[in-house]
């Protein structure tokens, strides 16, 4: 000086599942002389049903054996989610940084 593997951030593209459910309240619009009614609402609360791929918990095949450590798209459903949008584990590429075998 170059720099593999690995890790991290960012950008681009891809990326599943499951109620546009019901009730109460707030707000808005419209109708009605009025009591009131209808509709809308990424607002709050509650109920039942459902999903698993943010995060989190559990089991542990596996990482040649032991310790340490890691560990799933399996599992739970606390959290999250159930039209579109958004979010989204993960994958590919690009770019920057770290480490640094050689």
């Nucleotide at each position: 000086u170059c720099g593999a593997c690995c890790c991290c951030a960012c950008g681009u593209g891809g990326g599943a599942g499951a109620g546009a459910c019901c009730c109460c309240g707030g707000g808005g619009u419209g109708g009605g002389u009025g009591a009131c009614c209808a509709c809308c609402u990424g607002c709050g609360g509650g109920g039942c049903g459902c999903c698993g791929a943010a995060g989190g918990g559990g089991c542990a095949a596996c990482c040649u054996c032991c310790c340490c450590g890691g560990a799933a798209c399996c599992u739970c459903u606390c959290a999250g989610g159930c039209g579109c949008c958004a979010g989204g584990a993960c994958c590919a590429c690009g770019c920057g940084g770290g480490u640094g075998a050689g």